[in-house]
Molecule: c-di-GMP-I riboswitch aptamer
Organism: Candidatus Aegiribacteria sp.
C1' cells in the first nucleotide's frame, strides 16, 4: 500500500410532510424535518418507471375552416432513494 469481510464508533446523507423559489409537467434548489442508507458520493452507458408545454396524429363540436377541450407519444425531458454497469472514497474492525 493492495484486494475483501463486517458495521460497534467517528464522520456524512437525508424518504415522507411543511415553508419558500424555479419549470408545463415528471421533477427540482433552499431552509427545517428523519423513513431509512456503509458509497442513499458521482456519470442517464444498458434496461425500468415518469413527465410530454410547443410541434405532431387522432377524437368531440362543426356544413367547412379555425379555435377550444380530451388522448396518443416521437423528439426531447426527470428519476442514480428501480436494478445492472462504470468511476472516485471516510472511519473503525477482521
Nucleotide at each position: 500500500a493492495g484486494c475483501a469481510c463486517c458495521g460497534u464508533c467517528a464522520u456524512g446523507c437525508a424518504a415522507a410532510c411543511c415553508g419558500g423559489g424555479g419549470g408545463a409537467g415528471a421533477c427540482u434548489c433552499c431552509g427545517g424535518g428523519a423513513c431509512g442508507c456503509a458509497a442513499a458520493g458521482c456519470c442517464a452507458c444498458g434496461g425500468g418507471u415518469c413527465c410530454c408545454a410547443g410541434a405532431c396524429g387522432c377524437u368531440u363540436c362543426a356544413g367547412g375552416g379555425g379555435a377550444a377541450a380530451g388522448c396518443g407519444g416521437a423528439a426531447g425531458g426527470a428519476c442514480a432513494g428501480c436494478c445492472g454497469g462504470g468511476u472516485u472514497a471516510c472511519c473503525g474492525u477482521u